Small-subunit ribosomal RNA, central domain from a lake water metagenome, 338 nucleotides, folded computationally.
Its Rfam family is "Bacterial small subunit ribosomal RNA".
RNAcentral holds the full RNA, with entries from SILVA.
Model confidence (mean pLDDT): 81 of 100.
Context: one part of a larger RNA
RNA sequence: UUAGGCGUAAAGGGUACGUAGGUGGUUUAAAAAAUUUUUUGUAAAAGUUCAAUAAAUGUUGAAAUGUUAAAAAAUUUCUUUAAUCUAGAGUAUAUAUCAAGUUAAUUGAAUUAUUAAUGAAAGGGUAAAAUCUCGAGAUAUUAAUAAGAAUACUGAAGGCGAAAGCAUUUUUCUGGGUUUAUACUGACAUUGAGGUACGAAGGUUUGGGGAGCAAACAGGAUUAGAUACCCUGGUAGUCCAUACUGUAAACGCUGAGUGUUAAAUUUUUAAAAUUAAAUAAUUACAGCUAACGCGUUAAACACUCCGCCUGGAGAAUACGAUCGCAAGAUUAAAAUUC
Repeated sequence: UUAGGCGUAAAGGGUACGUAGGUGGUUUAAAAAAUUUUUUGUAAAAGUUCAAUAAAUGUUGAAAUGUUAAAAAAUUUCUUUAAUCUAGAGUAUAUAUCAAGUUAAUUGAAUUAUUAAUGAAAGGGUAAAAUCUCGAGAUAUUAAUAAGAAUACUGAAGGCGAAAGCAUUUUUCUGGGUUUAUACUGACAUUGAGGUACGAAGGUUUGGGGAGCAAACAGGAUUAGAUACCCUGGUAGUCCAUACUGUAAACGCUGAGUGUUAAAUUUUUAAAAUUAAAUAAUUACAGCUAACGCGUUAAACACUCCGCCUGGAGAAUACGAUCGCAAGAUUAAAAUUC
């Protein structure tokens, strides 16, 4: 390279938008091209295949695939040009829906702290203890004040979002999807190398904030030891603003799009009262799969495009390059070894 693959064996990019490129609806005409067939030319010998001869480590003849050129005919439309249509795609109006996002406010429980009152000797913690708090009055109960963070129930196999993710309540601005009806545009589509944007947690910069929780750290236990598991404390951090980092078992371990293919039960939304559409699930025929299982939300049957894989370790690596304040990230070998 070919070929075969990518749910779990190696392998789907974290996600989207989108440039180049690839692929791509209906009908008509023209051009052009392609494909197929035929004819002619071309093919060193050997070899291959076939036929004849007939036994000589033979002889004679023919053919084939391939490449290229020319000519003719037929077919087709992946190409181009000019038109055409509405089934793909999109736009407008009407209706409903949602924890998408964003901005500014905000509720009630709980926790902790402080103050006051009551009250009296233990509280706390564990398998058991101790460190720890407490006559300078703890724990507990009541009242008041303050602070920060998160939003019980509703809540669901539920909903929304490209993914990450999103939940007290109200508000500002704003995006997307779905259903039905009417009108309009008329292929405007799909995928997408590079590229751009977004991207949990953690970490980083500067300035705030700091209730609870809690890496590090300290102490108490346990233990042969215990740099742990358990307990008492506790700083970064967790929160807000700002700018970076760009990674996760970023998982449905299943790329995006289109069409086709038995049924049944539920779910959400709109319309409707019978069906059809979209959404989220559970069984399950055919089919597929090494099996497990998947099964109209496919891992079935087909097509288009992108990404990726090629025995284990070495290697989440080295060197180089790019990016980053740093931490590090991306790209990515070889020797060697089994």